[in-house]
RNA sequence: GGCCGAUAAGGGCAAACCUGAUUGAAAAACAGGGACGCAAAACUAAAGGGGCUUCUUACCAUUACGGUAAAUGCCAGCCAGUUGCCGAA
Numbered sequence: 001g002g003c004c005g006a007u008a009a010g011g012g013c014a015a016a017c018c019u020g021a022u023u024g025a026a027a028a029a030c031a032g033g034g035a036c037g038c039a040a041a042a043c044u045a046a047a048g049g050g051g052c053u054u055c056u057u058a059c060c061a062u063u064a065c066g067g068u069a070a071a072u073g074c075c076a077g078c079c080a081g082u083u084g085c086c087g088a089a
Base pairs, nucleotide, nucleotide: 004087005086012038013037017033018032019031020030022029023028036077042082043081044080048079049078050075051074052073056070057069058068059067060066
């Protein structure tokens, strides 16, 4: 230095869910509570794959508050990329 990761030390984050005279068409985000988990649950959505949504647009249908397709909207706690604390075996 690399791999690796402990019932080590000191710390960190915070799923579901609840709350909201918050933002948004939605997905989702934000704030407070809350902990399922996490050694990268830090950063990157303008490397790439994957997922979610559909205001809008196109097409179909037309009774519809309908259906299908499409991100420029979103998800980094899906994979991935970048950086990085500690040090038992």
c-di-GMP-I riboswitch aptamer from Sulfobacillus thermotolerans, 89 nucleotides, folded computationally. Lineage of the source: Bacteria > Bacillati > Bacillota > Eubacteriales > Sulfobacillus. Model confidence (mean pLDDT): 85 of 100. It matches the Rfam family "c-di-GMP-I riboswitch aptamer". Its Rfam clan is "c-di-GMP_I riboswitch clan". It was read from a public genome assembly, where an Rfam model found it.